[in-house]
Molecule: transfer RNA
Organism: bacterium HR34
RNA sequence: GCCAGAGUAGUUCAGUGGUAGAACGCCUCCAUGGUAAGGAGGAGGUCGCGGGUUCAAUUCCCGCCUCUGGCU
Numbered sequence: 001g002c003c004a005g006a007g008u009a010g011u012u013c014a015g016u017g018g019u020a021g022a023a024c025g026c027c028u029c030c031a032u033g034g035u036a037a038g039g040a041g042g043a044g045g046u047c048g049c050g051g052g053u054u055c056a057a058u059u060c061c062c063g064c065c066u067c068u069g070g071c072u
Stems, first nucleotide, its partner, number of pairs: 001071007010024004018055001026042005048064005
């Protein structure tokens, strides 16, 4: 330099055009003589950045950045 994949909550990941979700973690409460486990609820997101298409973009298209793998 070229090709491919990935980037979404604190972490690991779903989500293939119409309200952004799960698990773990965090907070509150219940429960226990107490702790852990368990039950209920809650907070937490510019969906990597910038443009384009569309009535509408996490999703489609283009460029850039970062990471991973491959080729030279």